[in-house]
RNA sequence: GCCUUAAAAGCUUAGCGUCAAGCGGUAGUCUUGUAAACUACAGACCGGGGGUUUAAAUCCCCCUUAAGGCC
Numbered sequence: 001g002c003c004u005u006a007a008a009a010g011c012u013u014a015g016c017g018u019c020a021a022g023c024g025g026u027a028g029u030c031u032u033g034u035a036a037a038c039u040a041c042a043g044a045c046c047g048g049g050g051g052u053u054u055a056a057a058u059c060c061c062c063c064u065u066a067a068g069g070c071c
Base pairs, nucleotide, nucleotide: 001070002069003068004067005066006065007064010023011022012021013020017054025041026040027039028038029037047063048062049061050060051059
């Protein structure tokens, strides 16, 4: 220098039509107490910019970052 993949809640992952789930967090129930279990709640407008579309986290382009490959 070129190619490929990825970037979303604290972490790991779903998802073109109101961003979902598990673990984690907070509160409650239960317990002598803790853990476990159960119930409820909070927490991300999705790495940045532009384009396509009625509608973009998703598709396309550029940039940034990370991982891998070729020379």